A computed fold for a 73-nucleotide RNA from Streptomyces oceani, annotated as transfer RNA.
Taxonomically the source falls in Streptomyces (Bacteria, Bacillati, Actinomycetota, Kitasatosporales).
It matches the Rfam family "tRNA". It is annotated as a transfer RNA.

[in-house]
RNA sequence: GGGCCUGUAGCGCAGUUGGUAGCGCAUCUCGUUCGCAACGAGGGGGUCAGGGGUUCGAAUCCCCUCAGGUCCA
Numbered sequence: 001g002g003g004c005c006u007g008u009a010g011c012g013c014a015g016u017u018g019g020u021a022g023c024g025c026a027u028c029u030c031g032u033u034c035g036c037a038a039c040g041a042g043g044g045g046g047u048c049a050g051g052g053g054u055u056c057g058a059a060u061c062c063c064c065u066c067a068g069g070u071c072c073a
Base pairs, nucleotide, nucleotide: 001072002071003070004069005068006067007066010025011024012023013022019056027043028042029041030040031039032038049065050064051063052062053061
């Protein structure tokens, strides 16, 4: 320098034909307890790596850039 893969909540991930962004853990509140743990109920948290384009509508399609991994030279 070139090819391919990955980037989504604090962490690990799903989102398969474009149609209101989800799950588990963690965190907060409440209940049970003398208290903790555990369990049960409920809540908060996201510029979907960044920018641009296509579209009525983009995490999803196209282009560029950045970061990580891998292969080739």